The part of an RNA shown here (large-subunit ribosomal RNA, domain II) has 676 nucleotides and comes from Laspinema palackyanum D2b. The coordinates come from a structure-prediction model, not an experiment, and the mean pLDDT is 84. Lineage of the source: Bacteria > Cyanobacteriota > Cyanophyceae > Laspinemataceae > Laspinema palackyanum.
[in-house]
Context: one part of a larger RNA
RNA sequence: GCCGGCGAGUUAUAAGCACUGGUAGGUUAAGGCAAACACUGCCGGAGCCAAAGCGAAAGCGAGUCUGAAUAGGGCGUUAAUCAGUGUUUAUAGACCCGAACCCGGGUGAUCUAACCAUGUCCAGGAUGAAGCUUGGGUAAAACCAAGUGGAGGUCCGAACCGACCGAUGUUGAAAAAUCGGCGGAUGAGGUGUGGUUAGGGGUGAAAUGCCAAUCGAACCCGGAGCUAGCUGGUUCUCCCCGAAAUGUGUUUAGGCGCAGCGGUCGAGAUUUAAACCUGGGGGUAAAGCACUGUUUCGGUGCGGGCUGCGAGAGCGGUACCAAAUCGAUGCAAACUCUGAAUACCAGGGGAACACUCGGCCAGUAAGACGGUGGGGGAUAAGCUUCAUCGUCAAGAGGGAAACAGCCCAGACCACCAGCUAAGGUCCCCAAAUUGUCACUCAGUGAUAAAGGAGGUGGGAGUGCAAAGACAACCAGGAGGUUUGCCUAGAAGCAGCCAUCCUUGAAAGAGUGCGUAAUAGCUCACUGGUCAAGCGCUCCUGCGCCGAAAAUGAAUGGGGCUAAGUGACAUACCGAAGCUGUGGAAUACAUAUUUUGUAUUGGUAGGGGAGCGUUCUAUAUGGGGUGAAGCACUAGCGGCAAGCAGGUGUGGACUGUAUAGAAGUGAGAAUGUCGGC
Numbered sequence: 001g002c003c004g005g006c007g008a009g010u011u012a013u014a015a016g017c018a019c020u021g022g023u024a025g026g027u028u029a030a031g032g033c034a035a036a037c038a039c040u041g042c043c044g045g046a047g048c049c050a051a052a053g054c055g056a057a058a059g060c061g062a063g064u065c066u067g068a069a070u071a072g073g074g075c076g077u078u079a080a081u082c083a084g085u086g087u088u089u090a091u092a093g094a095c096c097c098g099a100a101c102c103c104g105g106g107u108g109a110u111c112u113a114a115c116c117a118u119g120u121c122c123a124g125g126a127u128g129a130a131g132c133u134u135g136g137g138u139a140a141a142a143c144c145a146a147g148u149g150g151a152g153g154u155c156c157g158a159a160c161c162g163a164c165c166g167a168u169g170u171u172g173a174a175a176a177a178u179c180g181g182c183g184g185a186u187g188a189g190g191u192g193u194g195g196u197u198a199g200g201g202g203u204g205a206a207a208u209g210c211c212a213a214u215c216g217a218a219c220c221c222g223g224a225g226c227u228a229g230c231u232g233g234u235u236c237u238c239c240c241c242g243a244a245a246u247g248u249g250u251u252u253a254g255g256c257g258c259a260g261c262g263g264u265c266g267a268g269a270u271u272u273a274a275a276c277c278u279g280g281g282g283g284u285a286a287a288g289c290a291c292u293g294u295u296u297c298g299g300u301g302c303g304g305g306c307u308g309c310g311a312g313a314g315c316g317g318u319a320c321c322a323a324a325u326c327g328a329u330g331c332a333a334a335c336u337c338u339g340a341a342u343a344c345c346a347g348g349g350g351a352a353c354a355c356u357c358g359g360c361c362a363g364u365a366a367g368a369c370g371g372u373g374g375g376g377g378a379u380a381a382g383c384u385u386c387a388u389c390g391u392c393a394a395g396a397g398g399g400a401a402a403c404a405g406c407c408c409a410g411a412c413c414a415c416c417a418g419c420u421a422a423g424g425u426c427c428c429c430a431a432a433u434u435g436u437c438a439c440u441c442a443g444u445g446a447u448a449a450a451g452g453a454g455g456u457g458g459g460a461g462u463g464c465a466a467a468g469a470c471a472a473c474c475a476g477g478a479g480g481u482u483u484g485c486c487u488a489g490a491a492g493c494a495g496c497c498a499u500c501c502u503u504g505a506a507a508g509a510g511u512g513c514g515u516a517a518u519a520g521c522u523c524a525c526u527g528g529u530c531a532a533g534c535g536c537u538c539c540u541g542c543g544c545c546g547a548a549a550a551u552g553a554a555u556g557g558g559g560c561u562a563a564g565u566g567a568c569a570u571a572c573c574g575a576a577g578c579u580g581u582g583g584a585a586u587a588c589a590u591a592u593u594u595u596g597u598a599u600u601g602g603u604a605g606g607g608g609a610g611c612g613u614u615c616u617a618u619a620u621g622g623g624g625u626g627a628a629g630c631a632c633u634a635g636c637g638g639c640a641a642g643c644a645g646g647u648g649u650g651g652a653c654u655g656u657a658u659a660g661a662a663g664u665g666a667g668a669a670u671g672u673c674g675g676c
Stems, first nucleotide, its partner, number of pairs: 001676006011092013025049003031043004053060002063075004095233002098230001102223006113197009122187001124156003127152001131148006160184003164181005199215001201211003208217001236610006246259005260364002262361007271352001276348005286338001287336002292332003296328005303321002305318005367392010397408003412583004417579003423573003426558003432570001434569006445560001451545002455542010472529005478502003484496002508523001512521002584600006611665001613662010629649005
């Protein structure tokens, strides 16, 4: 891991409610008698509920209390009770399994810590303290040398004790080892035997270490089925309805109470939802600047600054700041002279499966995303927090490549029938290589901005143009004059001022290049050649650049110049939607015997109806001419749980009907036992 067995709402007492039955007042409890295998029957009225309530009470009484009240209001003026069944609650272990702990009484120092008593062990080598001896030395010492001597938590290194490093091992050879190196090795040394200290404790050269592979408090049994607002699990079928993830309170926040929302039963008024009609109040969106604030420009300019004159008083100037006011322009959640749409309220109207009320039984009180209106954040988040609607949750089907929350659409069952929705119709892949008119050349069509560009389509405006425009080419582009000033020079072209006149078809006191300054080239402007459109501005459609991310790349892929984009049109495909045919169920109407209408997704949860297992009672069957069980089986019936038949095996019990009682249904609990 699989298979098989076992495995979780039970029982008692009390109470509420519902249903069923008895009585109309109901009923016995303890106990007793009879009977005894047991069931049971009969006594027993003590008690309990009900039969009258109201008031704090005296008390009054179908009323009473309050009150001055004969008013008003509160509570009353309504058949119950006993038993059975179901369900819920309370008390008990109370659906089952599960702690870590706490307490009591005991067992442990054969492991290990420390200590006590008594034994035992430490190859070999090295170093060479004190002391002593001899010699030297001294007045004597000190001191020096040689020898002797054999000290030491001394040195090297086996046994022994330890455990610093690495490798191996890691379902090991081993629940701590092996291998190679390593530390101590006469000491605070190692070790044998016997003994002592015990859990609110001991012991500890101290690590919360050790106290029998267990230690921030050992182990065993008991209190004990501790408790667990926590996790997990909780076993057959079908039918009807069907939530919530909110408000409020909580030593409360992952738990509870009440309300909200669900189910079921009953009762009730012409009560109710949406559409529609009528009437309302508002201060939101928008807008506005009349208020409160804020804001830019201009006019006038209180006051101030600077400044002139004056001895001062004072009188002037000002291109500075600027109150107030006027004109023009904006902004506001905590501004409003205004002011919607919705929503809300009231009346009318309008589904008797809707609404309201009551009894009983719940679950929920972690929500998620999307649209819209806001707050927080960074007008960040698959972010967070409100409001409102939707979907998911509890919703399958089709579309979005895949994709709870998006789009379409709500699955009773069957069908090799039809029509559509969203979305699609070249192939993958069902259906248009459909039609018309445009656009795009970028594979744009999948992905982003500021900004940039003679990309290209459409529109509007304006200027020039057959008296010839625009572009190109040919020619002219002059004279006064090198204007004046400035300058070393300044001659159209460093700079400043001015910017005229003449000739002419036209030509600036000069557009750019150029020179030291001239010169030179060129432009404006004009003529000619040519010949029909040319220039500029704005709006708009589709494209281009801007454009870098980590395994190899994604319009879903192939591929496409439409099979891309915009507009229009027709056809088709496309779902569990709708229709058709057949069938089932639920509810309500009737109906008058099977008819009509509507309904039948569903988690938590509520209600209803059944199937099966074991045993019991009664009735009735089967069985060695083969029971149960087991295996197999195009068989039959039922919506399902399931029920029969046959064959084989098996070898002794067992079915059906009606009732009753439960150790009554397994796939999950790191379930439990067994097998493999």